The RNA shown here (transfer RNA) has 74 nucleotides and comes from a Candidatus Altimarinota bacterium. The coordinates come from a structure-prediction model, not an experiment, and the mean pLDDT is 81. Its Rfam family is "tRNA". Gene Ontology term of the family: triplet codon-amino acid adaptor activity. About the family: Transfer RNA (tRNA) molecules are approximately 80 nucleotides in length.
RNA sequence: GGGCCUGUAGCUCAGUUGGUCAGAGCAGUCGGCUCAUAACCGAUUGGUCGAAGGUUCAAGUCCUUCCAGGCCCA
Numbered sequence: 001g002g003g004c005c006u007g008u009a010g011c012u013c014a015g016u017u018g019g020u021c022a023g024a025g026c027a028g029u030c031g032g033c034u035c036a037u038a039a040c041c042g043a044u045u046g047g048u049c050g051a052a053g054g055u056u057c058a059a060g061u062c063c064u065u066c067c068a069g070g071c072c073c074a
Stems, first nucleotide, its partner, number of pairs: 001073007010026004019057001028044005050066005
């Protein structure tokens, strides 16, 4: 220098050919249970979907550029 993949909650990830509230588990907080702790049960908080722009009535999803990480080629 060229090609490909990944980026969504604090962590691990899902998200169907673009469509009707952005989700699950763990973690955190509050409560129940217990003499108490853990486990268990209930409730609850937390997201500019890596950044910017474009297409569209509508973008996590499509297009462009860039950023970060990984793999391959030279």